[in-house]
Predicted 3D model of a 74-nucleotide RNA (transfer RNA) from a Planctomycetota bacterium. The sequence was found in a public genome assembly. Rfam family: tRNA. Rfam's curators write: Transfer RNA (tRNA) molecules are approximately 80 nucleotides in length. Model confidence (mean pLDDT): 81 of 100.
RNA sequence: GGGCCCUUAGCUCAGUCGGUUAGAGCAGUCGACUCAUAAUCGAUCGGUCCCAGGUUCGAGUCCUGGAGGGCCCA
Numbered sequence: 001g002g003g004c005c006c007u008u009a010g011c012u013c014a015g016u017c018g019g020u021u022a023g024a025g026c027a028g029u030c031g032a033c034u035c036a037u038a039a040u041c042g043a044u045c046g047g048u049c050c051c052a053g054g055u056u057c058g059a060g061u062c063c064u065g066g067a068g069g070g071c072c073c074a
Stems, first nucleotide, its partner, number of pairs: 001073007010026004019057001028044005050066005
């Protein structure tokens, strides 16, 4: 220098053919249970969907550019 892939909640990750409200587990908080703790169960909290622009009635999803990270080639 070139090619490919990844970026979504504090962490690890889903998200269908673009469709109206973005989710799960863990963690946090509160409660139940227990003599108590852990475990378990319930509820609750938590989002600049990496950034900017574009297409569209509508974008996490498609297109362009950029940023960070990973792999391969030279």